[in-house]
Order: sequence, then structure tokens, then C1' cells
RNA sequence: AACCCAUCAAGAGAGAGGGAGGGACUGACCCUGUGAACUCUCGGCAACCGCUAGUGAUAGUAAGGUGCCAAUUUCAGAAGCAAACGCUAAAGAUGAGGA
Repeated sequence: AACCCAUCAAGAGAGAGGGAGGGACUGACCCUGUGAACUCUCGGCAACCGCUAGUGAUAGUAAGGUGCCAAUUUCAGAAGCAAACGCUAAAGAUGAGGA
């Protein structure tokens, strides 16, 4: 890496550097020189792992390991169901496994 399971309608930004892109893909629509990506510092959110209690369901917690901090995973599309609204799947993201 393949594979497997869970979650994805809530939540949370300032500064310094940087200097034109970014929002996975395609289309749309957005964000962006009133400063994109990216890097660093500090802050925050959340609670998967962790920790505490419990036989357990679960509850609590936030020192540590991740993750995240425009818009529902921005919306729609790639398979199916539905008269329709929509629902599920797929894809993607993150975590815990996995060798």
C1' cells in the first nucleotide's frame, strides 16, 4: 500500500514569513493582492486513540498521539431505489486496526 471498521448538518483563527493560487476529481459556484498554496509561532475546536470510573452499556476528562479551525464532504455528477422530496451506495477525508 491492499484490506477492514467507525464517523463526516455541529464546532473552532490570530500573528510572522511567503507571493498566486485554492476549494480531491469533472462541471457549477465560490474564496483569494483588504494577500491563495505552503512554512513557523501562539491560540482554539473536537474527542478517534489515550486517561479516569464502570462487569458492561456508558459517563467524565483533555497531560499525550492524530485530526480539524469559509461555505453540509460548498453543491451536483460517476451505481441503484423513489412520482417527488429524498435515501442508500460509490468516491473522498479523518481515525482505529492491518503487514

About this RNA:
The RNA shown here (SAM riboswitch aptamer (S box leader)) has 99 nucleotides and comes from Halolactibacillus miurensis. Its Rfam family is "SAM riboswitch aptamer (S box leader)". About the family: The SAM riboswitch is found upstream of a number of genes which code for proteins involved in methionine or cysteine biosynthesis in Gram-positive bacteria.